The RNA shown here (transfer RNA) has 75 nucleotides and comes from a Bacillota bacterium. It matches the Rfam family "tRNA". Rfam classes the family as a transfer RNA.
RNA sequence: GCCCUCGUAGCUCAAUGGCAGAGCACCUCACUUGUAAUGAGGGGGUUACCGGUUCAAGUCCGGUCGAGGGCUCCA
Numbered sequence: 001g002c003c004c005u006c007g008u009a010g011c012u013c014a015a016u017g018g019c020a021g022a023g024c025a026c027c028u029c030a031c032u033u034g035u036a037a038u039g040a041g042g043g044g045g046u047u048a049c050c051g052g053u054u055c056a057a058g059u060c061c062g063g064u065c066g067a068g069g070g071c072u073c074c075a
Base pairs, nucleotide, nucleotide: 001071002070003069004068005067006066007065010024011023012022013021018055026042027041028040029039030038048064049063050062051061052060
C1' cells in the first nucleotide's frame, strides 16, 4: 500500500429501514444488628466522525478515523 471484519450506555452485547434496549456495574429505597444476597425504583446514549439516499437511517451508499485479521505476487 491492497483486501476482509468490526466501531451502539462504564463493561459485555442486542435491535427486520419505523419509540435506541438487555445483562452486569452505578445511585436510592425496602429487607438485615451490619454486610452480602434478594426485591422495588432511578440515573446514564453525538449508535466513532463527515456527508448522501429515504417520509423515516444504529441499519443502506460514499469518504475519514480507529481496532483486529489477511496479503504484499509478476514485470